[in-house]
Order: sequence, then C1' cells, then structure tokens
RNA sequence: GACAAAGGCAAAGCUGACGAAAGCCAGCGACGCAAAGCUAGAGGGGCUUCCUUGUCCUGAAAGGGGUAAGUUGCCAGCCAGCCGCCGAA
Repeated sequence: GACAAAGGCAAAGCUGACGAAAGCCAGCGACGCAAAGCUAGAGGGGCUUCCUUGUCCUGAAAGGGGUAAGUUGCCAGCCAGCCGCCGAA
C1' cells in the first nucleotide's frame, strides 16, 4: 500500500499496587496507531529531583520555601536506529 481479509496495540479518564517525583504495573476503557513491536550505558530531544552544591527569600536561631547546576530516575504514542505480520491492483 486496498473503503479487502486475518491477527494486533491501546490515549484520556477511573480503580488498585509501586515510586520523593517524572513515571510504571494490573484491571476497566478506546483517543488513536501499519510498526503505537524492540532499543533510553556511548544519536538528538523531552520530563523528574529523594540526594549534593551554589544562590535568593524568610526567620533571633533551628528550620522552611524559591531557583540554577550536578546527580538520579524516566519517556520510543517526539525524531532516530534495529527487526518484522498480512497483502490485491
């Protein structure tokens, strides 16, 4: 890829488990998907901040809060890489 057929996945939301969070797992559920299959230690990008450091605010202090960086973790249904089912004209 065809208004074909077979077989798939499952957004938001809800319920429950895990986690500091991002998020993830199970069930329900279908917004969508032709790779919505796999890869997040060595392509890009995004998200997070238990912890560390700087800085600011507050406070008599202890402490509390904001913010940046690091670190940590996460996302492939953002791009990318890899593999691959069915299949007419």